[in-house]
RNA sequence: CAUCUAGAGGGGUGGAGGGACUGGCCCGUAGAAGCCCCGGCAACCACCUCGGACCAUUGGUUCGAGGGGAGGUGCCAACUCCAGCAGGUUUCGUGUGAGGACCUGGAAGAUG
Repeated sequence: CAUCUAGAGGGGUGGAGGGACUGGCCCGUAGAAGCCCCGGCAACCACCUCGGACCAUUGGUUCGAGGGGAGGUGCCAACUCCAGCAGGUUUCGUGUGAGGACCUGGAAGAUG
């Protein structure tokens, strides 16, 4: 800096945890984490094609569009599972407001 509402799981081993943190809510002895094997998803990097711009001279840099899935990562419960901070809409309420539903932005995190 970009992306994060899509997509994709079986076996072996192991034996109580896991979903980053906190709260909630879930998953788990009908077998969690970890490790191994096989499979799959996706298209960030790499690769190929086309176009624009620039440098430069037949090459390079950069931007955009497209392609395929043999390479390097990543991923394969739940929207990043939801919220966390700020603002707003709406509902409830006698109420300057606690709560509920929702929207936008941010923070944090993950991957490249």

Model confidence (mean pLDDT): 83 of 100.
The RNA shown here (SAM riboswitch aptamer (S box leader)) has 112 nucleotides and comes from a soil metagenome.
Rfam family: SAM riboswitch aptamer (S box leader). About the family: The SAM riboswitch is found upstream of a number of genes which code for proteins involved in methionine or cysteine biosynthesis in Gram-positive bacteria.